[in-house]
Order: sequence, then C1' cells, then structure tokens
RNA sequence: UCUUAUCAAGAGCGCACGGAGGGACUGGCCCGAUGAUGGCGCGGCAACCAUUGGUUCAUACCAAACGGUGCCAAUUCCGAUAGGCAGUAUAGCCUAAAAGAUGAGA
Repeated sequence: UCUUAUCAAGAGCGCACGGAGGGACUGGCCCGAUGAUGGCGCGGCAACCAUUGGUUCAUACCAAACGGUGCCAAUUCCGAUAGGCAGUAUAGCCUAAAAGAUGAGA
C1' cells in the first nucleotide's frame, strides 16, 4: 500500500516516572498544573486470529478464555461530502460515502 470484517455495547486503580499540551486531520465541543496526553505496574473488557468443547450437510452457529493482537473519557466525542425528512430558525433527525482505528490475509 491492497483486500476484507467490525466500529451505539463493554472494561480502571496506583506510581517515591514525567511534565504541557491532548482528544488523527479540519470546525466545534471537551479533557488538562486538583498534573491531562504519554510511561511503568497491577487489574479488567472483548472475542478478530489461534486453541479446546458442543451442534451442524456446512469453511455456519454456540460456549470457554490458557496463547497472539486490540481496547479500558465522551457513538470512531460530534460535524465535515452526497441524498432525504422536518422546521420560523445559524437548532434537530435518517441513510450512504470519505477519512480514521483494530483484526485477518496479501
């Protein structure tokens, strides 16, 4: 980089680490010196891959959770593009896409 699946659920404490931005980008909005983001330790969630067991015509489904990833503020925090609904309205709602994240494969 390409293909493909998923993204409205779920899961936190400590530190005698560290110090200023962070939430991808952009506009909002939010988090942050009562110390965030990050790091480390322990704990947890989930069930994508592997594994084990069960059902099955079935490479389909169910269960478990020792292994490989992932994840544990806010729906992927919300919008952003296209279409539609509604409306007095710069408010609202729905669908799809784009972008992004994670897994598996190439």